[in-house]
RNA sequence: GCCGAAAUAGUUUAGUCGGUUAAAACAUACCACUCAUAACGGUAUAACAAAGGUUCAAGUCCUUUUUUCGGCA
Numbered sequence: 001g002c003c004g005a006a007a008u009a010g011u012u013u014a015g016u017c018g019g020u021u022a023a024a025a026c027a028u029a030c031c032a033c034u035c036a037u038a039a040c041g042g043u044a045u046a047a048c049a050a051a052g053g054u055u056c057a058a059g060u061c062c063u064u065u066u067u068u069c070g071g072c073a
Stems, first nucleotide, its partner, number of pairs: 001072007010026004019056001028044004049065005
């Protein structure tokens, strides 16, 4: 340099032929339980890498950029 893949809560992962409130586990805060702590249970907080485009509607499609990984030279 060329080709391909990936980027979604603090962390790890779902969600893809565009359409209902973006889901779960762990973590965090609070409540409950307990003599107390932990565990279990309940509630809450929190996310689509950035910019632009297509569309009535984009996490999802298109373009560019950034970062990471792999392959070729």
Predicted 3D model of a 73-nucleotide RNA (transfer RNA) from Cellulomonas shaoxiangyii. The coordinates come from a structure-prediction model, not an experiment, and the mean pLDDT is 82. It matches the Rfam family "tRNA". By type it is a transfer RNA. Its family is annotated with triplet codon-amino acid adaptor activity in the Gene Ontology.